[in-house]
């Protein structure tokens, strides 16, 4: 304390994910052991079984077993009876059962914290004061008898006890009336003083020592009620409430009080959110966090609330009661059907449920609670143990040494090496835990009970008994590394890497995202790295996330400022003084449980975990101060604000009157074919007379010019003039008031345009609508008409890109220039200029501010105050509601789901049917072609066994092929070989070779002949080198594949003029500057000038060759003079002048005049062979296309191995309804034929050019001089020029096809050669749409020559020379390039991006007749159980009256009624479920139809 993910890159907004701690978790894999915790989150779902609450005989009658005694009967066993001890069960009483355990349904509530109050209150057991306890009584249950029932459980007699009930006395400082007096508070009232009248009490036990019981007063504990403040969500819940709010009188409580009730009065509550709704027990505290927060309420405390659902009381101090009670529900259970039982949300445990949570265990020994005098009894409360890696903490699985760096495994550039790794073997140490044995009454235990002491708490004192855990903890011996390591990761994030499988398949994956044949991202293995008895996955909460922003956030352009005023509530507020003390601030007192958490000290060997002691507690209340500020109370002030008053201003409004242009329109009059539209037209008007053009009238709208980043208004908005009427800011002046102010939820007003209502009123324009165009279509852009509307009057609607995208108000922060309205100064005679200030409105600009573009005194500066608003994109400003409207709609306004981005703002590119310079045979101009024919080669299609492969916009396509008859040859058929046709090693033997015979198509496979290499050294014999055969093996071989794994070469953009880099400087940055501006150039060529300064790759230039000239060298070239020869010829001698060759030099640079310009350059000129890079060529930046090319050659991965290798004849590559590309030849006279006759330049030549000379008509033969070439051949140039013939024609043009008949080449010309004669004689009359090449020795036209080859399909390609034109005004347009600018939703960059409907899929959602639960209200009915209240004719023991009967008091049973729970009925509301159909939405590599957006996106 951050990090990934939006881009080509960037900086900002923004969301999503990730790394960190936590859990009552739960999965998966692994697991030695302790010690402390913790352990049904879900079905408050149902529950077998067993136990969780009872004690007491010192309260009572009374007793069954036992077990001691007597007794009778009897031999005895045994029966009966009685007495004592002991005293269960049951039964009356007394406590207790209200506490402990348990859960968390319900509760938004004074329920729960927290501070108070009770002058409105109770409190069993305990403790302290004060006082008493004297008398008599009837009952009853058990118990016995009978009855009913199946049982539960119940009736009736009949008898009995009490510390059980009941009366009588006694009594007061208790209670309850009633007077006075005194003091106090808080309004009812309260305390003391001295009276009065009246009512009420008790129980006995006993071991003699006590216990207990009554009445009062105080206290402690404990409970109850009332407030004040504190913590949840929804307004798409806006009004709630009739016991409601309040009062009086009562009822009722332990007690206030509408709690209840009669009666009476109209209130209480709520925008500070009432009522409804859904949800959820509260808190101490817990997680997390730097903290403020945020989440969360298991364990443990504490406080509520519930015990099967609901309702009700009883009892008792306390319950409206979990193991009580009644009554109604569901539900389970017995049942003899007629009736009963039961209530785990107590410990255990079972079913279900569910991802998921334990033993039907021991013990009351401690430590608590009930009960007793007390021993003791109960106590699943508690202590303990079981069981779970749920979590926390500890401890171990061993330590030293040990290099042959062992084996194996992994890799690997491969036999070397690397790595697993000192790691293991192996020595040697140690013994924690394990196991075994011993010790251990370990500690926790002392009490109680007795005894003694004390004023009280307590304290002493000796004796005995008591441990579930457990023979545990511990200690101590012994034994032997023995008994003990997994899980995940390794593409970024984020420590960690290679190999082989797989091949967009399998499968990963938090989140970017891997995976389509070389995957560090899948599986698996080696190896590495993290934690560790664990480790990872998932879930869930808070950080991070300043991502709701008090601490800590924004609002021009990213979400997000309300269309705009007036104002309610609300918040907020000028200056001075006085009080006050609420808020603020300070001191002090009181709480703020306990645990937790901090600090510090202690105990368990440590720790976790447990004990002590402190601090602290941000809250509340109380008091006691201070008064600065804010509140409040008061007086004052004038600057905030507002009020008169002055002369000015404006399209401010709103009613009214009047103008002229235009414009259709009517009528007439002139005039005649046309008009009108348009991109080109056509619909339309026109001879029934238009359009034009006078005149005359009539309609309705709008206001040219002035007109202006000018006014004016709150916005919406306002224009011709004028008139009445009204508002309203600014200056000035300082008279008047005296903070009277800012904002402003909610309200209310006004709000362009469309629309909508009634009425009018209609020239213009023009939604709908018709026609004509245009188009593949054209519900459209253009065109002609044309309704609604477009205007006026009164209502409505209420929205806009209502925008400065920018909310009002006040104050403060450099300046310049403008313009409007006022005011006031200088100066003038006076005006204008000028200056100063107020206010509006504009432009630039510093600071500051901003992601950036940009704002910037009219803030997007810096403060304060109010109010609207935002919180990823879509979905969706949509559904559903509510409110407004006639209606269209308008307002308010979600989620399901889905996405990892959606966005702003700037940056490089790229492109634009966007600009704006500029070049190119790019167009123009202009010369010849193609495309039509025929033929020739190449492609593609089709055929084929085979038609081998490969290139295939420009940048394939007479391409690779500078030469397929075999061969070439890769392609097929067929017949053959498998260490191989070829390489290296290679035992072993040989020369190899040639030749000659069978066989076969032939490879080949047999038979014979020939005996023989070189070199050392030489007689031989070894030795070494080449060459043959050749076992086995390693290996060879592949024109199989993959150009998208690649080198290495090419094509192209393009010979375009670019492409960058190093310092510096601007920019947060990506990037810019440089290199951009002005000129110039073929050029980023220079040149000025500049935050640049300088370099590099390119440009140019060196290089070759042509073009002039020198100088040298002269044979095979050359031949002027000079001499010879010949029919002729450099033939010869001999020459080196000249051509020429071959070398090496000069030469050309804008140098020089001359304009022109800063320069650079640019015109023009002279000189010159040559003139502004002289002509050509080689020369190809930084990169583009995954361009081509595995078949040229390398070469990596895969493949095939008796074949996808090799060999052999054969046939293919030469096929042919057709399409294309290139080219030859032609269509004729600028020709053709024939005769004669001239001129080249480069190149080849020994398995070769091949003369002269003979033959052939000719190809060609026969022959062989010369030459390995400046010597000699090929060799003849050709178009041309002279003659001449043909006269416009399918020809004397053109030459295809064909027929014969030959020549060469070759082993061999059938598929398949090239050339000769003869002889035939196709198409074709200059070519449609389109479309190529060329600016000068160029196009075109000639022809020669070589390459490659046996020969050829060359008409092809490469060079070579003869002949030689035409045009460029010009850059508007086509293409193609560069340079700068703009726009951009493009970056796989326009062949981009992108939209909607349809059609098909999945998935949430909304409506939806209907149905169906389920919550709620309301109103009537029906009423259980129970309180109260009435009544009680029946029934009753106590008391009274009475001799008794009897009666009376008191009470109850039964009945009435109030209220009441479940239940009916009906009428609403509210939210779910299920639907046939309807919608519209998101998403799904390659579905249709179009092109709406983004470029002026082609109609902005």
């Nucleotide at each position: 304390a951050g990090a990934g993910u939006u881009u080509g890159a960037u900086c900002c907004u923004g969301g999503c994910u990730c790394a960190g701690g936590a859990u009552g978790a739960a999965c998966g894999c692994u697991a030695c052991c302790g010690g402390c915790a913790g352990g049904c989150c879900u079905a408050a779902u149902a529950c077998a079984u067993g136990c969780a609450a009872g004690a007491c005989g010192a309260g009572c009658g009374g007793u069954a077993a036992u077990u001691u005694u007597u007794g009778u009967a009897g031999c005895a066993a045994u029966a009966c009876a009685g007495a004592g001890a002991c005293u269960a069960g049951a039964g009356c009483g007394u406590c207790g059962u209200a506490a402990g355990g348990g859960u968390g349904c319900g509760u938004a509530a004074c329920a729960c914290g927290u501070a108070u109050g009770c002058a409105a209150u109770c409190u069993g057991c305990c403790c302290g004061g004060a006082a008493c306890a004297g008398g008599a009584g009837g009952a009853u249950a058990g118990c016995u008898c009978g009855g009913g029932g199946a049982a539960a459980c119940u009736c009736g007699a009949a008898u009995u006890a009490a510390c059980a009930c009941u009366c009588c006395a006694u009594a007061a400082g208790a209670c309850a009336g009633u007077g006075g007096g005194u003091a106090g508070g808080c309004a009812u009232c309260u305390a003391c003083c001295a009276g009065c009248u009246g009512u009420u009490a008790a129980a006995u036990c006993u071991a003699c020592g006590g216990a207990g019981g009554u009445u009062u007063c105080g206290g402690a504990u404990g409970a109850g009620c009332a407030u004040g403040c504190g913590g949840a969500u929804g307004a798409u819940u806006a009004g709630c409430u009739a016991g409601u709010u309040g009062g009086c009188g009562g009822u009722g409580u332990a007690a206030c009080g509408g709690a209840c009730c009669a009666c009476c009065a109209a209130g209480g509550c709520a925008a500070u959110g009432a009522u409804c709704a859904a949800u959820a027990g509260g808190g101490g505290a817990a997680c997390u966090g730097a903290g403020a927060g945020g989440u969360u309420g298991a364990u443990c405390c504490c406080c509520c609330a519930c015990a099967c659902u609901g309702g009700c009381a009883c009892u008792g101090a306390g319950a409206u009661a979990c193991g009580g009670g009644c009554c109604a529900g569901a539900c389970u259970c017995c049942u003899a059907c007629g009736g009963g039982a039961g209530g785990c949300a107590g410990c255990a445990g079972u079913a279900g449920g569910g991802a998921a949570u334990a033993u039907u265990g021991g013990a009351c020994a401690a430590u608590g609670g009930g009960u007793g005098c007390a021993a003791g009894c109960c106590u699943g409360a508690u202590c303990c143990a079981g069981c779970c890696a749920u979590g926390c903490c500890g401890c171990g699985u061993g330590c030293a040494g040990g290099a042959a760096g062992a084996a194996g495994g992994c890799u690997u550039u491969c036999u070397g090496a690397g790595u697993u790794g000192u790691a293991a073997a192996c020595u040697g140490c140690u013994u924690u835990u394990g196991c075994c044995a011993g010790g251990g009454g370990a500690u926790a235990a002392a009490a109680u009970a007795c005894g003694c002491u004390u004023g009280c708490g307590a304290g002493c004192g000796g004796a005995a008994u008591u441990g579930a855990a457990g023979g545990u903890a511990c200690c101590u011996g012994g034994u032997g590394a023995a008994u003990a390591a997994g899980c995940c990761a390794c593409g970024g994030c984020u420590a960690a890497c290679u190999a082989c499988g797989u091949g967009c398949c399998a499968g990963c994956a938090g989140c970017c995202g891997c995976g389509g044949u070389a995957a560090u991202a899948c599986g698996u293995a080696g190896g590495u790295g993290g934690c560790a008895a664990g480790c990872g996955u998932u879930g869930u909460c808070c950080g991070g996330a300043u991502u709701u922003a008090u601490u800590g956030g924004g609002u021009u352009u990213a979400a997000a400022g309300g269309g705009u005023g007036c104002g309610u509530a609300g918040g907020c507020g000028g200056u001075c003084u006085u009080c006050u003390a609420a808020g603020u601030c300070a001191g002090u007192u009181g709480u703020g449980a306990a645990a937790u958490a901090c600090u510090u000290c202690a105990g368990c060997u440590u720790a976790a975990c447990u004990g002590g002691a402190g601090a602290g507690g941000u809250g509340c209340a109380a008091u006691u101060g201070a008064u600065a500020c804010u509140g409040g109370a008061a007086g004052a002030c004038u600057u905030g604000a507002g009020u008169a008053c002055u002369g000015a201003u404006g399209a401010g409004g709103u009613a009214g009157g009047c103008g002229g242009a235009a414009u259709g329109g009517a009528c007439g009059g002139u005039g005649u074919a046309g008009c009108g539209g348009u991109g080109a037209a056509a619909u339309g008007c026109u001879u029934a007379g238009a359009u034009a053009u006078c005149g005359u009238c009539c309609a309705g709208a709008a206001c040219a010019c002035c007109g202006a980043u000018a006014g004016c208004g709150a916005a919406g908005g306002c224009a011709g003039c004028u008139u009445a009427c009204u508002a309203a800011g600014g200056a000035g002046u300082a008279a008047c008031u005296g903070a009277c102010g800012c904002u402003g939820a909610g309200g209310c007003a006004c709000g362009a345009a469309a629309g909508u209502g009634u009425g009018g009123g209609g020239a213009u324009c023009a939604a709908a609508c018709a026609g004509g165009a245009u188009u593949a279509g054209a519900u459209a852009c253009c065109c002609u008409g044309g309704u609604a509307g477009u205007c006026c009057a009164c209502g409505c609607c209420c929205u806009a890109a209502a925008c400065g995208a920018u909310g009002g108000a006040u104050a403060c922060u450099a300046g310049g220039c403008g313009u409007a309205g006022g005011a006031g100064g200088u100066a003038u005679c006076g005006a204008c200029c000028c200056c100063u200030c107020c206010u509006g409105u504009g432009c630039c600009g510093c600071a500051g501010c901003a992601a950036a573009c940009g704002c910037a005194u009219u803030a997007a500066g810096u403060a304060u105050c109010c109010c609207g608003c935002c919180u990823g994109g879509g979905g969706a400003g949509u559904a559903c509601g509510g409110c407004c409207g006639c209606a269209a709609g308008g307002u308010u306004g979600a989620a399901a789901c889905u996405c990892a981005a959606a966005u702003g703002a700037a940056u490089u590119g790229a492109c634009g049917g966007g600009g704006a310079c500029c070049c190119g045979c790019a167009c123009a101009a202009g010369c010849g072609g193609u495309g039509g024919a025929g033929c020739a080669u190449g492609u593609g299609g089709a055929u084929u066994a085979a038609u081998u492969c490969g290139a295939u916009a420009c940048u394939a396509a007479c391409c690779g092929a500078a030469g397929a008859a075999c061969c070439u040859u890769a392609c097929c058929c067929a017949c053959u070989c498998u260490u191989g046709a070829c390489a290296u090693u290679g035992a072993a033997g040989g020369a190899a070779a040639g030749c000659u015979c069978u066989a076969g198509a032939g490879a080949u496979a047999g038979a014979g002949c020939c005996c023989u290499c070189u070199c050392u050294c030489a007689c031989a014999a070894g030795g070494a080198g080449a060459c043959c055969u050749g076992a086995a093996a390693a290996c060879a071989g592949a024109u199989g594949u993959u150009g998208c794994a690649u080198g290495g070469c090419u094509g192209u953009c393009g010979u375009c003029a670019g492409c960058u880099c190093g310092u510096g400087c601007c920019g947060u940055g990506a990037g810019g500057u440089g290199u951009a501006c002005g000129g110039u150039u073929a050029a980023g060529u220079c040149c000025g000038c500049c935050a640049a300064c300088g370099a590099g790759c390119g440009c140019a230039a060196c290089c070759c060759u042509c073009g002039u000239u020198c100088u040298g060298u002269g044979u095979u070239a050359c031949c002027a003079g000079c001499g010879a020869g010949u029919a002729a010829u450099g033939u010869c001698g001999g020459g080196c002048a000249c051509u020429c060759a071959c070398a090496g030099g000069a030469g050309a640079c804008c140098g020089c005049c001359g304009g022109u310009g800063u320069a650079a350059g640019c015109c023009g000129g002279a000189g010159g062979a040559a003139g502004g890079u002289g002509g050509g060529g080689a020369u190809g930046a930084u990169g583009u296309c995954a361009a081509g090319u595995c078949a040229g050659c390398a070469u990596g991965g895969c493949u095939c191995u008796u074949a996808c290798g090799a060999g052999u004849g054969g046939g293919g590559c030469u096929u042919c309804a057709c399409a294309c590309a290139u080219g030859c030849u032609a269509c004729a006279a600028u020709g053709g034929g024939c005769g004669c006759a001239a001129c080249a330049a480069a190149g080849g030549g020994c398995a070769g050019c091949g003369a002269u000379a003979c033959c052939g008509c000719g190809a060609g033969g026969u022959g062989g001089a010369g030459c390995a070439a400046a010597u000699c051949c090929c060799a003849a140039a050709a178009a041309u020029a002279c003659g001449u013939c043909c006269u416009c024609a399918g020809u004397u043009c053109a030459g295809a096809u064909u027929g014969c008949a030959g020549u060469c080449u070759g082993c061999a010309a059938c598929u398949c050669g090239a050339c000769u004669g003869c002889a035939u004689g196709a198409a074709g009359g200059c070519g449609g749409a389109a479309u190529c090449g060329c600016u000068a020795g160029u196009a075109a036209a000639c022809g020669c020559a070589g390459g490659u080859c046996a020969g050829c399909u060359a008409u092809a390609c490469u060079g070579c020379g003869u002949u030689g034109a035409a045009u460029a005004c010009g850059u508007u347009c086509c293409c193609g390039g560069g340079u700068c600018u703009u726009g951009u939703a493009c970056a796989c960059a326009c062949c981009g991006c992108c939209c909607g409907u349809c059609a098909a899929g999945u998935c949430a959602c909304u409506u939806g007749a209907a149905u169906u639960g389920u919550c709620u209200u309301c109103a009537c009915c029906c009423g259980a159980a129970g309180u109260c209240c009435g009544u009680g004719g029946c029934c009753u023991a106590a008391c009274c009256c009475g001799c008794a009967a009897g009666g009376g008091a008191a009470g109850g049973a039964g009945c009435g009624g109030c209220c009441g729970a479940a239940g009916g009925u009906g009428a609403g509301g509210g939210g779910g479920g299920u639907a046939a159909g309807a919608g519209g939405g998101a998403c799904u590599a390659a579905g249709u139809c179009g092109u709406a957006a983004c470029a002026a996106g082609g109609u902005a």
RNAcentral holds the sequence, with entries from SILVA. The RNA shown here (small-subunit ribosomal RNA) has 1500 nucleotides and comes from a metagenome. The coordinates come from a structure-prediction model, not an experiment, and the mean pLDDT is 82. It matches the Rfam family "Bacterial small subunit ribosomal RNA". Rfam links the family to the GO terms structural constituent of ribosome and ribosome.